[in-house]
C1' cells in the first nucleotide's frame, strides 16, 4: 500500500426489553441492559431499498445494501 483477523491483545460500540422524555407517526433522546458487530465510526436532494404521515409534499431508517474514512495482529 493491498488484503486478513471476534477463535490473537489493549480498547470500542450497543439489539431485545425497562424507566423517563420529545413526536401525528415511523422514529429518536437520556439512563439501565447485552442479542450481536473488524468498522454496529461518518455520509441521508450524494445511490439502491424500507418505514411514516398533517400526503403531488415532507419525514425516519447507516445495527438492510452501499460509498467514504480508520486502531491493532498477521501475510
Nucleotide at each position: 500500500g493491498u488484503u486478513u483477523g471476534a477463535c490473537a491483545a489493549a480498547g470500542c460500540c450497543a439489539a431485545a426489553c425497562c424507566a423517563g422524555g420529545a413526536g401525528c407517526a415511523a422514529u429518536c433522546c437520556u439512563g439501565g441492559g447485552a442479542c450481536g458487530g473488524a468498522a454496529a465510526g461518518c455520509u441521508a436532494u450524494a445511490g439502491g431499498g424500507u418505514c411514516u404521515c398533517u400526503c403531488u409534499g415532507a419525514g425516519a431508517u447507516a445495527g438492510c445494501c452501499a460509498g467514504u474514512u480508520a486502531c491493532c495482529u498477521a501475510a

The RNA shown here (c-di-GMP-I riboswitch aptamer) has 75 nucleotides and comes from a Mollicutes bacterium.
Of the family's consensus pairs, 94% are formed in the model.
The sequence was found by an Rfam model in a public genome assembly.
The source organism's lineage runs through Bacteria, Bacillati, Mycoplasmatota and Mollicutes.